[in-house]
Predicted 3D model of a 116-nucleotide RNA (SAM riboswitch aptamer (S box leader)) from a soil metagenome.
RNA sequence: CUUAUCAAGAACGGUCGAGGGAUCAGGCCCUAUGACACCGUAGCAACCGAUUCUGCAGCCUCGCAGAAUGUCAGGUGCUAACUCCUGCCCGCCAGCAGUCUGGUGGGAAAGAUGAG
Numbered sequence: 001c002u003u004a005u006c007a008a009g010a011a012c013g014g015u016c017g018a019g020g021g022a023u024c025a026g027g028c029c030c031u032a033u034g035a036c037a038c039c040g041u042a043g044c045a046a047c048c049g050a051u052u053c054u055g056c057a058g059c060c061u062c063g064c065a066g067a068a069u070g071u072c073a074g075g076u077g078c079u080a081a082c083u084c085c086u087g088c089c090c091g092c093c094a095g096c097a098g099u100c101u102g103g104u105g106g107g108a109a110a111g112a113u114g115a116g
Base pairs, nucleotide, nucleotide: 001116002115003114004113005112006111011041012040013039014038015037019030020029021028024087025086026085027084042079043078044077047075048074049072050071051068052067053066054065055064056063083110088107089106090105091104092103093102094101095100
């Protein structure tokens, strides 16, 4: 950079000791009943990989597609809150007449994770 997914799921123990929830702003939360981070163990999960079956192609090997109330945890990832929510654009509803506020739906941007 490209692409897929992001409303589901899954916790205890130890160390540390003050901030943390990516960034900026606002909100709202978590946190000395010890958060965040790190380590250990446990767990969640089908993105990659493996296995089995079916079909197609091929038939020397390699392949492609689908399935397995998703069989395996090998490579990653994850285990507060929708990616915690909002911010930019478009629509709908209400207040109401300030192009403002609140709610709601879609999209974008940014981000996270996988694969390339």
The sequence is in RNAcentral, with records from MGnify.